[in-house]
Context: one part of a larger RNA
RNA sequence: CUGGGCGUAAAGGGCGUGUAGGCGGCCUAGCAGGUCAGAUGUGAAAUCCCCGGGCUCAACUCGGGAACUGCGUUUGAAACCGUUAGGCUUGAGGCUAGGAGAGGAAAGCGGAAUUCCUGGUGUAGCGGUGAAAUGCGUAGAUAUCAGGAGGAACACCGGUGGCGAAAGCGGCUUUCUGGACUAGCUCUGACGCUGAGGCGCGAAAGCGUGGGGAGCGAACGGGAUUAGAUACCCCGGUAGUCCACGCUGUAAACGAUGAGCACUAGGUGUAGCGGGUAUCGACCCCUGCUGUGCCGCAGCUAACGCAAUAAGUGCUCCGCCUGGGGAUUACGCACGCAAGUGUGAAACUC
Numbered sequence: 001c002u003g004g005g006c007g008u009a010a011a012g013g014g015c016g017u018g019u020a021g022g023c024g025g026c027c028u029a030g031c032a033g034g035u036c037a038g039a040u041g042u043g044a045a046a047u048c049c050c051c052g053g054g055c056u057c058a059a060c061u062c063g064g065g066a067a068c069u070g071c072g073u074u075u076g077a078a079a080c081c082g083u084u085a086g087g088c089u090u091g092a093g094g095c096u097a098g099g100a101g102a103g104g105a106a107a108g109c110g111g112a113a114u115u116c117c118u119g120g121u122g123u124a125g126c127g128g129u130g131a132a133a134u135g136c137g138u139a140g141a142u143a144u145c146a147g148g149a150g151g152a153a154c155a156c157c158g159g160u161g162g163c164g165a166a167a168g169c170g171g172c173u174u175u176c177u178g179g180a181c182u183a184g185c186u187c188u189g190a191c192g193c194u195g196a197g198g199c200g201c202g203a204a205a206g207c208g209u210g211g212g213g214a215g216c217g218a219a220c221g222g223g224a225u226u227a228g229a230u231a232c233c234c235c236g237g238u239a240g241u242c243c244a245c246g247c248u249g250u251a252a253a254c255g256a257u258g259a260g261c262a263c264u265a266g267g268u269g270u271a272g273c274g275g276g277u278a279u280c281g282a283c284c285c286c287u288g289c290u291g292u293g294c295c296g297c298a299g300c301u302a303a304c305g306c307a308a309u310a311a312g313u314g315c316u317c318c319g320c321c322u323g324g325g326g327a328u329u330a331c332g333c334a335c336g337c338a339a340g341u342g343u344g345a346a347a348c349u350c
Stems, first nucleotide, its partner, number of pairs: 003322004007304002012318001014201004021194003025088007033081002035077008049065006091191001092188003095184004103177007110154001115149007125136002162169002206247006215241002220236004258317006266295011299306002323350003332343004
């Protein structure tokens, strides 16, 4: 390479959007590029294969045949792929009517708590731990009451509940705004799926400029512990954590499971919308679609387990793997302010 694979053994891109490309529903008619059939030309010789001959055999060699799986020309076929024209509605999308949601952005508002400040009451302790000490406190702390300031986060509701492509999203109100779902079956008529590159989004930490700073808190200082203790525990505490704008572009970015479509026993929760039955009405009960859990058959799996939300059965497209170390490396290139990120070897070694 042919292959075989990717939940946990090496292997699913962090997630979208979409270019090229690949792939693509039903019916009718045409064309004949692919496809298939016939004819014909060519496909040098040698080699390979088969039959036979010659060197004592063989290698070697000679003769004959087959083959050279290909290409050209030509005559046809029209199922499939392709293409042209016309049509269809089930895929996809639109429309109308609904309800659900921490989906996103901005502005405003609220209460609890921590800290600080001012004042009142009040007096000797408070705090902290395994025990202590550092620390705070007679310049009046801790506790308690009243008032004020400021920042950050939103108890209960809260739920294997909801929303989002992922990252992620949770007090309340308003404005702007994205998506999904249900029902109707009214419209368009294959408009679809995937997606190398590209572009966008992307936790935390980190970086730049300016603000902000209550609590927490890398670094750092101190107290303990200990043989030591550059830790775990305690007292402090800067960056940071917060906001605006810009950069970074990573993660156990995980369901360690790419996206789409179809098919394949059941049982039981739960969320949204709908239909039926029942009822005065709601509940209950039956049932459809969408989402989200648990259990489980067939099947699959090395096992564990998965099992209509598949890791089952198939198809399409993309990404990735190919023994361990060397190596989340070197070099080169690209990006970045930097930190670094992306791409990504070899020698050598087992």
A computed fold for a 350-nucleotide part of an RNA from an uncultured organism, annotated as small-subunit ribosomal RNA, central domain. RNAcentral holds the full RNA, with entries from ENA and SILVA. Its Rfam family is "Bacterial small subunit ribosomal RNA".